[in-house]
RNA sequence: CGGGCCGGACCGCUCAAUCGCAGAUCGUUGCGAGCCGGGGACCCAUUCCACACCUUGGGGUGAAUCCGUAGGACGCUUCAGGCGACCGCGGAAGGGCGCAUCUUUCCCGCCCGAACCCGUCAGCUAACCCGGUAGGCGGCAGCGGAAGGAGAA
Numbered sequence: 001c002g003g004g005c006c007g008g009a010c011c012g013c014u015c016a017a018u019c020g021c022a023g024a025u026c027g028u029u030g031c032g033a034g035c036c037g038g039g040g041a042c043c044c045a046u047u048c049c050a051c052a053c054c055u056u057g058g059g060g061u062g063a064a065u066c067c068g069u070a071g072g073a074c075g076c077u078u079c080a081g082g083c084g085a086c087c088g089c090g091g092a093a094g095g096g097c098g099c100a101u102c103u104u105u106c107c108c109g110c111c112c113g114a115a116c117c118c119g120u121c122a123g124c125u126a127a128c129c130c131g132g133u134a135g136g137c138g139g140c141a142g143c144g145g146a147a148g149g150a151g152a153a
């Protein structure tokens, strides 16, 4: 000097996930405010009829749903075929970030496009009732354009 790892402080990102007051005294509790989610009337919506095929509950939080596949590996079958689902790959709906006051927008670039829960049950929904307030990351580089607001001097 460069690289890697661990810890603290501060700053920032995602998210509803922040703040305050008591306690506790290395614990992890309780209350409140703010923010977020669910249940829950009238009204409204749903409802009925006919045909064909397939499947077998339905619902919630969340951007996270859908399409294709000449790849892999299964199950069913009426078996040279078809259907279903899983992994991989590609894409679209949708979502997030980008020298840092915020919002909107344009261009460019980079990412996500999950997971979990309820338990046969729930449309909307005033009053009312119930719950959550966690977790996971970054500290580098778009010193790009336009508009607006707020704040400070």
Stems, first nucleotide, its partner, number of pairs: 010139005018033005034133006044123001057121001058118004065092005071087002074084004094112005101149006107142001

This is a predicted structure of a 153-nucleotide RNA (c-di-AMP riboswitch aptamer (ydaO/yuaA leader)) from Plantactinospora soyae. The RNAcentral record of the sequence draws on Rfam. The organism belongs to Plantactinospora, within Bacteria. Rfam family: c-di-AMP riboswitch aptamer (ydaO/yuaA leader). Rfam's curators write: This family represents a conserved RNA structure found upstream of the ydaO and yuaA genes in Bacillus subtilis and related genes in other bacteria. Of the family's consensus pairs, 92% are formed in the model.